[in-house]
C1' cells in the first nucleotide's frame, strides 16, 4: 500500500424487501423469603461509530472518514 469484514443499549447479539429500533444478560421496583441467593411481574436504558448524497422515507442504499480484525504484497 491494495483488498475483504465488523462497528445497533453496559455487555454479547438479531433487525428480511428502505417504512420511523428489538432479544439475551446487566441495572431499577414490587411479589415471595424470617433473611440472602434462586423464581416470578413490571420498568427504565439507544437517534444504530463520524459525515455527505439518493429518497416522500435510511440502521438498511452509494461515496468519504475513524478504530478493529483477517488476507495480499
Nucleotide at each position: 500500500g491494495c483488498c475483504g469484514c465488523a462497528u445497533u443499549a453496559g455487555c454479547u447479539c438479531a433487525g428480511c424487501u428502505g417504512g420511523u429500533a428489538g432479544a439475551g444478560c446487566a441495572c431499577g421496583u414490587c411479589a415471595u423469603u424470617c433473611g440472602u441467593a434462586a423464581u416470578g411481574a413490571c420498568g427504565g436504558g439507544g437517534u444504530c461509530g463520524g459525515g455527505u448524497g439518493u429518497u416522500c422515507g435510511a440502521g438498511u442504499c452509494a461515496c468519504c472518514c475513524a478504530u478493529g480484525c483477517g488476507g495480499c504484497a